[in-house]
Molecule: transfer RNA
Organism: Bacteroidales bacterium
RNA sequence: GCCAGGAUAGUUAAACGGUAGAACAGCGGUUUCGUAAACCGUCGAUCCGGGUUCGAUUCCCGGUCUUGGCU
Numbered sequence: 001g002c003c004a005g006g007a008u009a010g011u012u013a014a015a016c017g018g019u020a021g022a023a024c025a026g027c028g029g030u031u032u033c034g035u036a037a038a039c040c041g042u043c044g045a046u047c048c049g050g051g052u053u054c055g056a057u058u059c060c061c062g063g064u065c066u067u068g069g070c071u
Stems, first nucleotide, its partner, number of pairs: 001070007010024003018054001026042005047063005
């Protein structure tokens, strides 16, 4: 330099173009002499800029970062 994949919550990770969901973590509560575990509840997210569309995590273009391959 060329090609391909990926970027969503603190972490991991889903999502036919139509309500962004889950696990762990955090916080509060129940329980316990106390802690842990368990159970109940709760908080928190779409890499950036444009385009298409009534509507974009999703499709298109450009960028940034990252992983792999080729040279």